[in-house]
Annotation
This is a predicted structure of a 328-nucleotide part of an RNA (large-subunit ribosomal RNA, domain IV) from a marine metagenome. Rfam family: Bacterial large subunit ribosomal RNA.

Context: one part of a larger RNA
RNA sequence: CGCUGGUUAAGGAACUCUGCAAAAUGGCCCCGUACGUUCGCAAUAAGGGGUGCCCCUGAUGGUUCACGCUGUUGGGGGCCACAGUAAAUCGGUAGCUGCGACUGUUUAUCAAAAACACAGGACUCUGCUAACUCGUAAGAGGAUGUAUAGAGUCUGACGCCUGCCCGGUGCCGGUAGGUUAAGGAAGCGGGUUCACGCUCUCGACCGAAGCCCCGGUAAACGGCGGCCGUAACUAUGACGGUCCUAAGGUAGCGAAGUUCCUUGUCGGGUAAGUUCCGACCUGCAUGAAAGGCGUAACGACAGCUACACUGUCUCAACCAGCGACCCG
Repeated sequence: CGCUGGUUAAGGAACUCUGCAAAAUGGCCCCGUACGUUCGCAAUAAGGGGUGCCCCUGAUGGUUCACGCUGUUGGGGGCCACAGUAAAUCGGUAGCUGCGACUGUUUAUCAAAAACACAGGACUCUGCUAACUCGUAAGAGGAUGUAUAGAGUCUGACGCCUGCCCGGUGCCGGUAGGUUAAGGAAGCGGGUUCACGCUCUCGACCGAAGCCCCGGUAAACGGCGGCCGUAACUAUGACGGUCCUAAGGUAGCGAAGUUCCUUGUCGGGUAAGUUCCGACCUGCAUGAAAGGCGUAACGACAGCUACACUGUCUCAACCAGCGACCCG
C1' cells in the first nucleotide's frame, strides 16, 4: 500500500451521475392503522408496547382406574444484566410522477426493460378432401377438430371512448362498353400449276382472365391545409373573404420518454432547483386499436422529495486476518 472484516468524537448526504456502498429496519405476540380503491386490496400501512429466568395461583385439553405425565392459556409476586427474537435466521419507511394493467418471458457469455407474452377487443380468410403449413410426390400436420372451430394480421386487463377522408395503393363486388393472347375466320394477294390441289403472306370479324371502366371498403396501407381582413382603449378574433384539397386533426392530452428556440412563462418545493410536481398552449414535429385519455393493485423499471440511518463525505484514525514489503 491492497483485500476482507470491526470500531469511531462532532456533524449527518455537505459525498456523488445516483445515498452507489454501508448503516438502519427485522422474528413472534398485543394495541393501532390514512389517502385511494376495480371493495379484493392498500396493510406487516404508518406508529406504539411486550419478549429472559424463578415462585405462587386460576381456567381448559390429551392420557390414566388412580397417582401422575404432558399440552394450551390467564392473573399475581420476585431475580439478574448495558442488553432476554442476548448468537444465527431476520421488511427501512413515507409522498409525488412517468411507463407497462397484473403473475410470467428475453439478449446462455456487457442490456431484465417502458421490450416480448398475456386474458380481453377487432378485422380478414376457411363449409371440410376447409383455409393455412411442410413435402418434387406419395403423404402429413390442421384434427380423430367442423364456424361457440381453425388460420392470419393488428391492438393489449378494466373504465370513458375510438372523429373526418375511398382521390392514390390494396382488397371485395360488378359487368354494358373499350383493349386483347392463343385459337377460329369471311376474304385479298404471291409462288407452283392445264386444272384440282399444295404452300406463303396479309386479314375484316369472333375471342378469356387481366387492365380500363362502375361501385364498396380505413380496428385495410395510409392522409387529416394556406393567405387576408374584422368587436367603441389596446390586445385578441366568435365573424367574413379568398385559394387549394379526397378530406382539412374531432374528443382528449400537451415544453410530454414527443418542445428545436428552451434553463419557455407562472405557481410549488430549496437559503439557492438545466431535474421534479401543478398550470398555461406559441403542438419546430400530439391525437384516437403503429389506439387516445384515465386508472386501484403490482414492478430487482425510470425521475423527484422527506423521515430514519449511517466513515458516502468534512477528514481521517485505530484494530484483526490475509497478501505485498524487509530480514532469515